[in-house]
RNA sequence: GUCUAUCUUCGGGGCAGGGUGAAAUUCCCGAUCGGCGGUAAUGAGAUUUUUUCUCUAAGCCCGCGAGCCUGUAAGGGCAGGAUUUGGUGCGAUUCCAAAGCCGACAGUAUAGUCUGGAUGGGAGAAGAUGGAG
Numbered sequence: 001g002u003c004u005a006u007c008u009u010c011g012g013g014g015c016a017g018g019g020u021g022a023a024a025u026u027c028c029c030g031a032u033c034g035g036c037g038g039u040a041a042u043g044a045g046a047u048u049u050u051u052u053c054u055c056u057a058a059g060c061c062c063g064c065g066a067g068c069c070u071g072u073a074a075g076g077g078c079a080g081g082a083u084u085u086g087g088u089g090c091g092a093u094u095c096c097a098a099a100g101c102c103g104a105c106a107g108u109a110u111a112g113u114c115u116g117g118a119u120g121g122g123a124g125a126a127g128a129u130g131g132a133g
Stems, first nucleotide, its partner, number of pairs: 002132009017029003031113002033103002035064004043055004059101002067078004083099005105116003
């Protein structure tokens, strides 16, 4: 260092200001947020002849998670979202520029942002101990 068992810890952000109204953080103007793994041509560091290694950039590319149904369990099923244009280049839906778009369920004046299920669950991350080759 690899596989495996058990355990521990960690593991989500956000409507300022204004308009209408009897009532809206729900509508309108405007503001604001971006879970986890993968991919990676940016960037940083080490080494250096070439190079190699480590860290590090995707809400809308691929996959997963939160909800509901089913099942003793493992698991299975359902619901639920979104990107283009230009530039550089051998190569980019990830870089640069610009303009867009999206956001479970229940409640309530119609909610990504409020309240609630939730002191829950969780993709996973880090570590400890034992075992295997």
A computed fold for a 133-nucleotide RNA from Mesobacillus selenatarsenatis SF-1, annotated as FMN riboswitch aptamer (RFN element). Of the family's consensus pairs, 97% are formed in the model. Rfam family: FMN riboswitch aptamer (RFN element). Rfam describes the family as follows. The RFN element is a highly conserved domain that is found frequently in the 5'-untranslated regions of prokaryotic mRNAs that encode for flavin mononucleotide (FMN) biosynthesis and transport proteins.